Record summary: The RNA shown here (c-di-GMP-I riboswitch aptamer) has 74 nucleotides and comes from Candidatus Melainabacteria bacterium RIFCSPHIGHO2_02_FULL_34_12. Rfam family: c-di-GMP-I riboswitch aptamer. About the family: GEMM was predicted in a large-scale screen for bacterial structured RNA regulatory elements. The model forms 94% of the base pairs in the Rfam consensus. The coordinates come from a structure-prediction model, not an experiment, and the mean pLDDT is 90.
RNA sequence: UGACGACAAAGGCAAACCACAAGCAAUUGUGAGACGCAAAGUUACAGGCCCGUUUGGGUGGCUGAACUACCGAA
Numbered sequence: 001u002g003a004c005g006a007c008a009a010a011g012g013c014a015a016a017c018c019a020c021a022a023g024c025a026a027u028u029g030u031g032a033g034a035c036g037c038a039a040a041g042u043u044a045c046a047g048g049c050c051c052g053u054u055u056g057g058g059u060g061g062c063u064g065a066a067c068u069a070c071c072g073a074a
Base pairs, nucleotide, nucleotide: 004072005071012037013036018031019030020029021028022027035061041067042066043065045064046063047062048059049058050057051056
């Protein structure tokens, strides 16, 4: 450094539900809240799924892929 992922250490993120707001909608943001996550960090490129005002939009916490990253047992 790469791979890997512990009954390790320090931390991190935040599902559903609820409140408010945006949007035709899927859904998104903030707050509260924790189901879980070793990339549940970022990217909509390919596929899937969802919506549609059908030249489009959404979803990486659906799959694949790419880039980046804490720690260091086996």